A computed fold for a 106-nucleotide RNA from an uncultured Bacteroidota bacterium, annotated as SAM riboswitch aptamer (S box leader).
The prediction has a mean pLDDT of 84.
Rfam family: SAM riboswitch aptamer (S box leader). Rfam describes the family as follows. The SAM riboswitch is found upstream of a number of genes which code for proteins involved in methionine or cysteine biosynthesis in Gram-positive bacteria.
[in-house]
């Protein structure tokens, strides 16, 4: 780094440090932020992929040592595309790209 499975409407606080933008890509909205954001560490939480028990047909259970992740706003909305509503702007369900996050193959 690629490829393949799974989920993605829940949930979860403070100190430092540091200083200006920042919420993956581009546009286009929209919100956080000098009452200090994004980030980084430290500590504390949350969840249940990997784990541990049990069961085994299945789906799902119970546990939290350890390996991850994750603790603003649906993956913050949107953009393709398919159907259905609406005079119409638009709204709703679905898929499809594309992201994160695990496990496994390379």
């Nucleotide at each position: 780094g690629a490829a393949c499975u799974a989920u993605c409407a829940a949930g979860a606080a403070a100190g430092a440090c540091g200083g200006a933008g920042g919420g993956a890509a581009u546009g286009g909205g929209u919100c956080c932020u000098a009452u200090g954001a994004u980030g980084u560490c430290u500590u504390g939480g949350c969840a249940a992929c990997c784990g541990g028990u049990a069961a085994u047909u299945u789906u799902a259970a119970c546990c939290a040592a350890g390996g991850u992740g994750c603790c603003a706003c649906u993956u913050c909305c949107u953009a393709u595309u398919a159907g259905c509503c609406u005079u119409a702007a638009g709204g709703c369900u679905g898929a499809a790209u594309a992201g994160a996050u695990a496990g496994c193959u390379u």